RNA sequence: CGGAGCGGCUCUGGUGAUCGCUCGGGCGCUUCGGCGCACGGGAGGAAAGUCCGAGCUCCAUAGGGCAGGGUGUGAGCUAACGGCUCGUGGGGGCGACCCCGAGGAAAGUGCAACAGAGAAUCAGACCGCCGCGACGCGCGCGAGCGCUGCGCGGUAAGGGUGAAAAGGUGGAGUAAGAGCCCACCGGAUCGGCGGCAACGUCGGUCGCAUGGCAAACCCCACCCGGUGCAAGACGAAAUAGGGGAGCGUAGCGGUCGUGGAAACACGGCCGUCGGAGAGUGGCCCGCUCGAGCUCCCGGGUAACGUCGCUCGAGGUGCGCGGUGACGCGCAUCCCAGAGGAAUGAUCAUCCCCCGCGCACAGCGAUGUGCGCGGGCUACAAAACUCGGCUUAUGAGCUCUCCGACCA
RNA sequence: UCGGGGAUCGUCUAAUGGCAGGACGCCAGUUUCUGGAUCUGGCUAUCAAGGUUCGAAUCCUUGUCCCCGAG
Numbered sequence: 001c002g003g004a005g006c007g008g009c010u011c012u013g014g015u016g017a018u019c020g021c022u023c024g025g026g027c028g029c030u031u032c033g034g035c036g037c038a039c040g041g042g043a044g045g046a047a048a049g050u051c052c053g054a055g056c057u058c059c060a061u062a063g064g065g066c067a068g069g070g071u072g073u074g075a076g077c078u079a080a081c082g083g084c085u086c087g088u089g090g091g092g093g094c095g096a097c098c099c100c101g102a103g104g105a106a107a108g109u110g111c112a113a114c115a116g117a118g119a120a121u122c123a124g125a126c127c128g129c130c131g132c133g134a135c136g137c138g139c140g141c142g143a144g145c146g147c148u149g150c151g152c153g154g155u156a157a158g159g160g161u162g163a164a165a166a167g168g169u170g171g172a173g174u175a176a177g178a179g180c181c182c183a184c185c186g187g188a189u190c191g192g193c194g195g196c197a198a199c200g201u202c203g204g205u206c207g208c209a210u211g212g213c214a215a216a217c218c219c220c221a222c223c224c225g226g227u228g229c230a231a232g233a234c235g236a237a238a239u240a241g242g243g244g245a246g247c248g249u250a251g252c253g254g255u256c257g258u259g260g261a262a263a264c265a266c267g268g269c270c271g272u273c274g275g276a277g278a279g280u281g282g283c284c285c286g287c288u289c290g291a292g293c294u295c296c297c298g299g300g301u302a303a304c305g306u307c308g309c310u311c312g313a314g315g316u317g318c319g320c321g322g323u324g325a326c327g328c329g330c331a332u333c334c335c336a337g338a339g340g341a342a343u344g345a346u347c348a349u350c351c352c353c354c355g356c357g358c359a360c361a362g363c364g365a366u367g368u369g370c371g372c373g374g375g376c377u378a379c380a381a382a383a384c385u386c387g388g389c390u391u392a393u394g395a396g397c398u399c400u401c402c403g404a405c406c407a
Numbered sequence: 408u409c410g411g412g413g414a415u416c417g418u419c420u421a422a423u424g425g426c427a428g429g430a431c432g433c434c435a436g437u438u439u440c441u442g443g444a445u446c447u448g449g450c451u452a453u454c455a456a457g458g459u460u461c462g463a464a465u466c467c468u469u470g471u472c473c474c475c476g477a478g
Stems, first nucleotide, its partner, number of pairs: 001403005007398005013350007021042004026037004044379001048390002051388005056228001058226002063285004068224005073087005088102001089100004103219002108217002110213002126159002128155006135149001136147004167185005186208001187206008232307004242297006251272009277289004314333008352375010408477007417431004425461001433449004454470005
């Protein structure tokens, strides 16, 4: 100098003037509806997508079973997580670095088109290689020999098909071959050592048919109750008074009191059972409430206000612990709360960027200063609140790697 | 705010992991004096990107757009 790691990090303009918007408390005026004045606060790194996890809310403190859903390497962080950190294993790259949904295929079921001889659980002879036979042909007087075709058999080394052909390379061996045997690699299994662990490493044993797909069903392990701020709470108004139909409670036992000749009746207290219906928003159980409930006719009121609503797993700084995610301690700060939805517009100037010109420095590349012109932007707008992920996107800083050149 | 579903030639649709097919339309030819109809042939597509798999319209993830439902 060029290219790269899409490595790490920061910011999302400043000041002033004018005109506005919204909230807060204060002051003043008011026809009580509001209005005015000054002061203070007023979007984001993603506020977004709504993909996960929580807080909070009501329903049982969230209970049992089935169904359903999610996650899937180890240890840790965390309120929690499918997130993050540091590792293990695998893959890509010369490298910095990046990527991984990474349990189980000898539990079972299923799938593998086309091609191919053979495609799944000890498969498969199409060509080839080898052996035997002697049906055929040729040669020979003959024994016999040769040949292609034929018949029987051996062979999974080689060729060919395919995404995939039942370990790989080399040797020994054989008629030809083959883990048939041997060495190395791979695999399975056992043990030692290291590590919290995933796993790594070393050694022994076994010649080792048993492959792929679970982002196919499924199995295993772990996790998940539902509901979502239109949750939910309070206030205001209404559900009045009627008619009809159906279901249910007003039950049982003990004791006391009153009345009674007694049977018994009425009332109080205690215990227990029964109970239509409602809630638990996949189903069943269970649980809670429970004296009224459902339907029809007819009648009536409202569709409003306040709270929830922002002090919170909070921000910033320093110190300590930890490789790190993060944790602990101290100090300090208060930082939008609107409700169809405010946070804006214009001008000037500074900063920054781009282009052109001039001057200076320098051999040059280039740098600095001045002037003129232009730009000052991208993605994007809180709606109960947080922690992540994903996606969109402008500018700047910094680190590292590779290549070339120079010293 | 929450939940569910979809996207395939120009249009309507089929394919449920194995060569993306059909109808209408369009283009060219045939026929006709010409046009239409008929007949023959042809063009044209899996919303975008990435992944799983031997193989993806189909399965998974992310994004874009559209539709439906609840309060």
Molecule: RNase P RNA; transfer RNA
Organism: uncultured Sandaracinus sp.